[in-house]
């Protein structure tokens, strides 16, 4: 330089076009307790950037960033 794949809350992770973007773990309120544990009921937090296709894009294209492998 050329090709493949990945980029979703602090951190792992599910989502093959219309549901309120779920879950796990961590933060944080309250309850219960001997307790700052641990159970229980809640909150707050996320789709890398810019475009394009659509009625509608986390999802499909197209350029960039950015990691992770082949090549050369």
């Nucleotide at each position: 330089g050329g090709c493949c794949g990945g980029g979703u809350g602090a951190u792992c992770u599910a989502g093959u076009g219309a549901u309120g973007a779920g879950g796990a773990c961590g933060u944080u309120a309250g309850c219960c307790g001997c307790g700052u544990a641990a159970g229980c009921u809640g909150a707050a937090g996320a789709c890398g950037c810019g475009g394009g296709u659509u009625c509608g894009a986390u999802u499909c294209c197209c350029g960039c960033c950015u990691c992770g492998g082949c090549c050369a």
Molecule: transfer RNA
Organism: Cydia pomonella